Molecule: transfer RNA
Organism: Ignavibacteria bacterium
RNA sequence: GGGGAUAUAGCUUAGUUGGUAAAGCAUGCGGUUUGCACCCGCAAGUCAGCGGUUCGAUUCCGCUUAUCUCCA
Numbered sequence: 001g002g003g004g005a006u007a008u009a010g011c012u013u014a015g016u017u018g019g020u021a022a023a024g025c026a027u028g029c030g031g032u033u034u035g036c037a038c039c040c041g042c043a044a045g046u047c048a049g050c051g052g053u054u055c056g057a058u059u060c061c062g063c064u065u066a067u068c069u070c071c072a
Stems, first nucleotide, its partner, number of pairs: 001071007010025004019055001027043005048064005
């Protein structure tokens, strides 16, 4: 320098033939307990960034960034 892959919640990961984004753990609150833990319920929190296509984009397209990998 060229090719390919990945990027989703604090962490680990689902979800894609385009139609309002989820689980486990963690966090906060409540219940339970004399208290803590366990357990139960509720809540907050997210599509790497910038554009394009579309009525509508995590999903399709382009560029950029980061990581991994192959070739030279």